[in-house]
This is a predicted structure of a 141-nucleotide RNA (c-di-AMP riboswitch aptamer (ydaO/yuaA leader)) from a Bacillota bacterium. Lineage of the source: Bacteria > Bacillati > Bacillota. The coordinates come from a structure-prediction model, not an experiment, and the mean pLDDT is 79. The model forms 92% of the base pairs in the Rfam consensus.

């Protein structure tokens, strides 16, 4: 000097997933509130109903960016893509880069005021440039 691993603090990232209070504290595992997020739920509208055509069997719905296309396998997978993030004050442009999953309800739910219900996790470690703009700090006097 460089790389890797572990621990702690600070800081940062995806995400709604933060903060305050009461209690409890291994004989513990709870609760209330604010903030943020999600679901159910009128009227009107939509839909349904009526008529006609086609198809042939696979209920429908929710959270989320996470949909769809082509190829391919016994399985795996490959390449793209709608869309969603990151590159450290904020905004923006360029460039680079990452994700493009998973889970749940249980035959049931369009929208939806009042009203009702639920969640407040989990997992990580980036640090290129230009322009504009804002604030703070250090040093010195």
């Nucleotide at each position: 000097c460089u790389g890797u691993g572990c621990c702690g603090a600070u800081c940062g990232c995806u995400g709604a997933g933060u903060c305050g209070c009461c209690g409890a504290u291994g004989c513990g595992u709870g609760g209330c509130g604010a903030g943020c997020g999600g679901g159910g739920g009128a009227a009107c509208c939509a839909a349904a109903c009526u008529c006609g055509a086609c198809u042939c069997a696979u209920g429908g719905g929710g959270c989320g960016a996470g949909u769809c296309c082509u190829c391919g396998u016994g399985a795996a997978g490959a390449g793209g893509u709608a869309g969603g993030g990151g590159c450290a004050g904020c905004a923006u442009u360029c460039g680079c880069u990452c994700c493009g999953a998973g889970c749940c309800c249980g035959u049931c739910a369009g929208c939806u005021a009042a009203c009702c219900c639920c969640g407040u996790a989990a997992g990580c470690g980036u640090g290129g440039a230009g322009u504009g703009u804002c604030a703070g700090c250090a040093c010195c006097c």